The RNA shown here (transfer RNA) has 74 nucleotides and comes from a Minisyncoccota bacterium.
It was read from a public genome assembly.
Rfam family: tRNA. It is annotated as a transfer RNA.
[in-house]
């Protein structure tokens, strides 16, 4: 300095070529079960998609810019 990839809950990931409400799994809270705990079984919190901006009616999803971090290259 080029080209590439990755950033979605605490963490680990999806998320079907842009559609109606943004998800699983592990964690966590609360409840049941058990003397207790573990496991198990019921619920329940948490996000506005790494920041800004564009295009649409309508973006996590596409275009731009930027941060971070990783991989080639020089």
């Nucleotide at each position: 300095c080029g080209g590439g990839g990755a950033u979605u809950a605490g963490c680990u990931c999806a998320g079907u070529u842009g559609g109606c409400u943004a998800g699983a799994g592990c964690g966590c809270g609360c409840g049941g079960u058990u003397u207790g705990g573990g496991a198990c079984c019921g619920u329940g919190a948490g996000g506005u998609c790494g920041g800004a901006a564009g295009u649409u009616c309508g973006a996590g999803u596409c275009u731009u810019c930027u941060a971070u971090c990783c991989c080639c290259g020089a």